[in-house]
RNA sequence: AACACAUCGAGAGAGGCGCGAGGGAACUGACCCGCUGACCGCCCGGCAACCUGGCCUCAGCCGCCAAGGUGCCAAAGUCAGCCCGGCAACGGGAACGAUGUGGC
Numbered sequence: 001a002a003c004a005c006a007u008c009g010a011g012a013g014a015g016g017c018g019c020g021a022g023g024g025a026a027c028u029g030a031c032c033c034g035c036u037g038a039c040c041g042c043c044c045g046g047c048a049a050c051c052u053g054g055c056c057u058c059a060g061c062c063g064c065c066a067a068g069g070u071g072c073c074a075a076a077g078u079c080a081g082c083c084c085g086g087c088a089a090c091g092g093g094a095a096c097g098a099u100g101u102g103g104c
Stems, first nucleotide, its partner, number of pairs: 003102006013044001015043004022033003027081004045073003050069002052066004077096001082093004
């Protein structure tokens, strides 16, 4: 890395510094963010609870607590595209992707 499993409409920044033109994974379209400085990097702050530790239990599941390892902090994974249902609005699924754990 392939692969497997789980989750992805909740939550969390009007912070400081640096950089300087694009950014929202990829293609297309739409929409949105951005020189009133986005994205990105560092610091600080925060969210969550996958792994982890503790409590509970004969043991486990569940539950509760903590927050060490990750992750995350515009918008549903921004929305759609492919398939199914539907006149449509829309609903469901897939694919792709992201994150965690295993693989190790």

This is a predicted structure of a 104-nucleotide RNA (SAM riboswitch aptamer (S box leader)) from a Bryobacteraceae bacterium.
Of the family's consensus pairs, 97% are formed in the model.
The source organism's lineage runs through Bacteria, Pseudomonadati, Terriglobia, Bryobacterales and Bryobacteraceae.
The coordinates come from a structure-prediction model, not an experiment, and the mean pLDDT is 85.